Notes:
A computed fold for a 386-nucleotide RNA from an uncultured Pseudomonadales bacterium, annotated as Bacterial RNase P class A. The sequence was found by an Rfam model in a public genome assembly. It matches the Rfam family "Bacterial RNase P class A". Its family is annotated with ribonuclease P activity, tRNA processing and dimeric ribonuclease P complex in the Gene Ontology. By type it is a ribozyme.

RNA sequence: CGAGUCGGCCAGGUAGUCGCUGGCUGCUUGAUUGUUCUGACGAAUGAUCAAUCAGCGGGAGGAAAGUCCGGGCUCCACAGGGCAGGGUGCCAGGUAACGCCUGGGGGGCGGAAGCCCACGGAAAGUGCCGCAGAAAGUAAACCGCCUGCUUGGUUUGCCAAGUCGGUAAGGGUGAAAGGGUGCGGUAAGAGCGCACCGCGCGCGUGGCAACAUGCGUGGCAGGGUAAACCCCACCUGGAGCAAGGCCAAAUAGGAAUCCAUUGGCGCGGCCCGCGCUGGAUUCGGGUAGGCCGCAUGAGGCGCAUGGCGACGUGUGCCCUAGAUGAAUGACUACCCGUGGCGAUUUUCGUCAUUGACAGAACCCGGCUUAUCGGCCGGCUCGCUAU
Numbered sequence: 001c002g003a004g005u006c007g008g009c010c011a012g013g014u015a016g017u018c019g020c021u022g023g024c025u026g027c028u029u030g031a032u033u034g035u036u037c038u039g040a041c042g043a044a045u046g047a048u049c050a051a052u053c054a055g056c057g058g059g060a061g062g063a064a065a066g067u068c069c070g071g072g073c074u075c076c077a078c079a080g081g082g083c084a085g086g087g088u089g090c091c092a093g094g095u096a097a098c099g100c101c102u103g104g105g106g107g108g109c110g111g112a113a114g115c116c117c118a119c120g121g122a123a124a125g126u127g128c129c130g131c132a133g134a135a136a137g138u139a140a141a142c143c144g145c146c147u148g149c150u151u152g153g154u155u156u157g158c159c160a161a162g163u164c165g166g167u168a169a170g171g172g173u174g175a176a177a178g179g180g181u182g183c184g185g186u187a188a189g190a191g192c193g194c195a196c197c198g199c200g201c202g203c204g205u206g207g208c209a210a211c212a213u214g215c216g217u218g219g220c221a222g223g224g225u226a227a228a229c230c231c232c233a234c235c236u237g238g239a240g241c242a243a244g245g246c247c248a249a250a251u252a253g254g255a256a257u258c259c260a261u262u263g264g265c266g267c268g269g270c271c272c273g274c275g276c277u278g279g280a281u282u283c284g285g286g287u288a289g290g291c292c293g294c295a296u297g298a299g300g301c302g303c304a305u306g307g308c309g310a311c312g313u314g315u316g317c318c319c320u321a322g323a324u325g326a327a328u329g330a331c332u333a334c335c336c337g338u339g340g341c342g343a344u345u346u347u348c349g350u351c352a353u354u355g356a357c358a359g360a361a362c363c364c365g366g367c368u369u370a371u372c373g374g375c376c377g378g379c380u381c382g383c384u385a386u
Base pairs, nucleotide, nucleotide: 001382002381003380004379005378006377007376008375009374010373012335013334014333015332016331017330018329020059021058023056024055025054026053028051029050030049031048032047033046034045035044036043037042061357065368066367068366069365070364071363072362073240074239075238076237085236086235087234088233089232090104091103092102093101094100105119106117107116108115109114120231121230125229126228127225128224129223142171143170144167145166146165148163149162150161151160152159153158179197180196181195182194183193184192198220199218200217201216202215203214204213205212206211244292245291246290247289254283255282256281257280258279259278263277264276265275266274267273299318300317301316302315303314304313305312306311336355337353338352339351340350341349342348343347
């Protein structure tokens, strides 16, 4: 210098003007209420709330997104145990918890840095394995190879056809055909025998473990599929801030008490009687509406310390959005970036520019997805120079 890989950070800037939103302070006004003074009217002073105005300082993200996991918080349910259902699935650790993270093991990719993997059990049982192929599972004879027999031919070596058998070494099919390579062996073959590799079992060694490795032993087993049922181990109540709590209007309906029972309606006409209907006050529930929940939290940053690390412990400092038709914006100027055009060695001039993805809604920890461009650092490989 180039190619690659991993991690961290930024996410246009500055100034001015005008807004939006919530907080604090102050003035004024209004309402409610306390205290003091007064015989009383009233006066003084304080608190709370609301409104106008003024001042001060705050106001989106790395994903605020998807709502896919885990938790806090809230309400409901719940003796204990089991079943069903759901989830997770190499080992160890971290954590409030997790399907997350860290470290390790195994497998795969890459020359390397590094990246990817639902990575328990297929000898408990059941199911499935399309097409092709002879055969797809207690395997299988299509071609080929080999022995015997029959027939034909014959240059007497053998060849061809048929047939009874043998054979999984070769060809062909397939994602997959009952370990692999080689030597021996055989009529041809075959773990049939042997060596090495692989595999199963037993023992030892190292490791907390996953696992690795050594020795011995067994000729080698019933191929694959468990994000198919299933088995094993572990985890697991439900709903969610529209949770939940408080205050509480009008109207309608309800309850209690008191008053009126003169009136109206009904018992088919009349009288008595009975039933319904009325007014006032108070209370309770819920709705509209308002308030709380709601911004101090598994919080952030720095330092020290333990740990390979995730992370833990100690200590100091900081407070950092809270809307509810839902604020966080608009305009102007300059700069930066980007693009076009013109000159051009760098560079300059001019014009344009929403300049990535996107936008809180109870709060956290993750994962996943989207993302223009830029900066910094670690590591690997190649080339060149010293």